The RNA shown here (transfer RNA) has 75 nucleotides and comes from an Oligoflexales bacterium.
The sequence is in RNAcentral, with records from ENA.
RNA sequence: GCCCAGGUGGCUCAGGGGUAGAGCACGUCCUUGGUAAGGACGGGGUCACGGGUUCAAUUCCCGUUCUGGGCUCCA
Numbered sequence: 001g002c003c004c005a006g007g008u009g010g011c012u013c014a015g016g017g018g019u020a021g022a023g024c025a026c027g028u029c030c031u032u033g034g035u036a037a038g039g040a041c042g043g044g045g046u047c048a049c050g051g052g053u054u055c056a057a058u059u060c061c062c063g064u065u066c067u068g069g070g071c072u073c074c075a
Stems, first nucleotide, its partner, number of pairs: 001071007010024004018055001026042005048064005
């Protein structure tokens, strides 16, 4: 340098045009004599960045950037 996959709550990941979700973690409460386990409720997201298409973009297209993997042959 080229190719492929990926970047979404604190962490691990779904979701691939129409209000952003799950598990764990965190907070409050219930249960207990008290913990743990279990249960109910809740807070927390510029969906990597910029632009385009669209009535509408986390989603589609282009560029940039970061992470991981592969290739780097001949003259």
Rfam family: tRNA. Gene Ontology term of the family: triplet codon-amino acid adaptor activity. By type it is a transfer RNA.